Predicted 3D model of a 563-nucleotide part of an RNA (large-subunit ribosomal RNA, domain I) from a Chloroflexota bacterium. The organism belongs to Chloroflexota, within Bacteria. The RNAcentral record of the full RNA draws on ENA. Its mean pLDDT, the model's own confidence on a scale to 100, is 84. It matches the Rfam family "Bacterial large subunit ribosomal RNA".

Context: one part of a larger RNA
């Protein structure tokens, strides 16, 4: 030196646990901020580094509600303390809340450094300090001042944060076309901008076909169809039909009555530009004005004012519902055995509107927390055909029928050209939007039915509002899992966005398990000490904190073969 066997170290894999995660379902909540948010600094503890807690009134303060024997957080010490006069501790309210941060008095390398003005307190008597309020910008109404620019007052707003989800402006590239250019990826990724609990879209200048349908928006299906397309690769409708929800409205103009400005202009009046109110809102066109019938007309003291009727809003009561501490809540701790310990096994019992579930020395319906099922509110938020009280709004005229031809959205439809947008890549290319150029009609009008034409059919564009059905979860509360189970599951089951690495943007870990209880080994021995021995504890120390189990590589030690 090899193998084998035994026994050990080392090492942390399996098994076993779960305080942590994933997903998903219901219900709520969908915002927070100049009344100082979101995030933070720095302090507050008797000893106090850290995490939580809280802000100089700092482990807290008041006041309402619950609870009822203990308590001064994690946290296991020592000291001193506080509690039925009800404390710690859950629930609401409210008070305080340095300093930075939108940061907003001015500055600045956040968390600091320096002021104006009114108050006031300590000081000086020209010393300079504390304190408490105010002093940024912007945008809207208003009102002063001016000739104008402009400036000042005052009221009310906004100014940043936030997971996704929404509209909007801008807009890639790797990729796929087995290369690559049109095309794709993709109007994604990302910037920006602004909104809400949803956005956005919406009441037809739509579809449709000769029949007929009636806002939008969502989902299934029409349909991988029709189409589109270096006719590649792809990309991909609509019509109809079937759920889901289901809502209609409002001005611009003519007119009418009233106010201002400019002009013309002798009064009085035209022209014209604007503000209020009224009156109007439509495609079988509809509206004004004028006539006419025909139905109807609140009142009174008429610049109005009361009164009816409809709508509609606060607030008080009354009912009612939900959040939000809590509370009651059955029925064995029976007898035996085994054990360290009984929930196990054996008997014999009960209770169930409770045999979900965790917990407990081992597996518990009946031990302990709950569990079915009841009750329960200080304060919030709601609902409400009452009921009372305060308001605000609207209306008090409408129908025919005839005349008139006054009004119905213009630099607009359109059209050319450049482009976008539609499933549609310029195609016969229709619709929709618009840079730039031109540029109507006007209701006997006007747009559209995929180039144009006619015929027919359907509809009023150039103004604006609209719930629900539909998207998403930063968070709350309740439930589920043929999900995970420390290399898994979130990056983080543990003081993790931490150590740590980076000028920095940034990247970014590892790391659970003593025992049922600390009972965490007093004493004594060796050793300087680590560490062991005895010895106590404990069911068990080969469970002793390097601490359940305890694979392997790995390196010993004894033996035993062989060389």
């Nucleotide at each position: 030196g090899g193998c084998g066997c035994a026994c050990g170290g080392g090492g942390g894999a399996u098994g076993c646990c779960u305080u942590g995660g994933c997903a998903c379902g219901g219900a709520c909540a969908g915002g927070c901020g100049a009344g100082g948010a979101a995030g933070g600094a720095c302090g507050c503890g008797g000893c106090a580094a850290g995490c939580g807690g809280c802000g100089a009134a700092a482990c807290g303060c008041c006041c309402g509600g619950g609870g009822g024997a203990g308590g001064a957080g994690c946290a296991c010490g020592c000291a001193u303390c506080c509690g039925g006069u009800g404390a710690u501790c859950c629930c609401g309210g409210g008070g305080u809340c340095u300093c930075c941060g939108a940061a907003u008095g001015g500055g600045g390398c956040a968390a600091c450094c320096c002021g104006g003005c009114c108050c006031u307190c300590c000081g000086u008597u020209g010393a300079g300090g504390g304190g408490g309020g105010u002093c940024a910008u912007c945008c809207c109404g208003u009102c002063c001042c001016g000739g104008a620019a402009g400036g000042g007052g005052u009221g009310g707003g906004a100014g940043g944060c936030g997971a996704a989800c929404g509209c909007g402006g801008g807009g890639a590239a790797g990729u796929g076309a087995a290369a690559c250019a049109u095309c794709u990826c993709a109007g994604u990724a990302c910037c920006c901008g602004c909104a809400g609990g949803a956005u956005g879209a919406g009441a037809a200048a739509u579809c449709a076909a000769u029949c007929g349908a009636g806002a939008u928006u969502c989902c299934c299906c029409u349909a991988g169809u029709a189409g589109u397309g270096g006719c590649g690769a792809g990309c991909g409708a609509a019509c109809g039909g079937g759920g889901a929800g289901g809502a209609g409205c409002c001005c611009a103009a003519a007119c009418c009555g009233u106010g201002g400005g400019g002009c013309c202009c002798g009064a009085g009046g035209g022209c014209u530009c604007u503000g209020c109110g009224g009156g109007g809102u439509u495609g079988g066109a509809g509206g004004g004005c004028c006539c006419a019938a025909g139905c109807g007309g609140g009142g009174c003291g008429u610049a109005g004012c009361c009164c009816g009727u409809c709508c509609u809003g606060g607030a008080g009561c009354g009912c009612u519902g939900g959040c939000g501490a809590g509370u009651c809540g059955a029925a064995g701790u029976c007898g035996g055995c085994u054990g360290g310990a009984a929930g196990g096994c054996c008997g014999c019992a009960c209770c169930g509107g409770a045999g979900a579930a965790g917990g407990u020395g081992a597996g518990a319906g009946u031990c302990c927390u709950g569990u079915a099922g009841g009750c329960g509110g200080a304060g919030c938020c709601g609902g409400u055909g009452g009921u009372u009280u305060c308001g605000g709004g609207a209306u008090g005229g409408c129908u025919u029928g005839g005349g008139u031809g006054c009004c119905u959205g213009a630099g607009u439809a359109c059209g050319g050209u450049g482009g976008g947008g539609c499933a549609c890549g310029u195609g016969g290319a229709a619709c929709c939007c618009u840079g730039c150029c031109g540029g109507a009609a006007g209701c006997u009008g006007g747009g559209g039915g995929g180039a144009c034409c006619a015929c027919c059919c359907u509809c009023c564009a150039a103004g604006g509002c609209u719930a629900a059905a539909u998207a998403c979860u930063c968070g709350u509360c309740c439930g589920u899992g043929a999900c995970c189970g420390a290399u898994a599951g979130u990056g983080c089951a543990c003081c993790a966005g931490u150590a740590c690495c980076g000028u920095g943007a940034g990247g970014g870990a590892a790391g659970g398990g003593u025992g049922a209880a600390a009972a965490g080994c007093a004493g004594g021995c060796c050793g300087g000490g680590a560490g062991g021995c005895c010895g106590g504890u404990g069911a068990a120390a080969g469970a002793g904190a390097g601490c359940c189990u305890g694979a392997a590589a790995c390196c010993g030690u004894g033996c035993g073969c062989c060389u």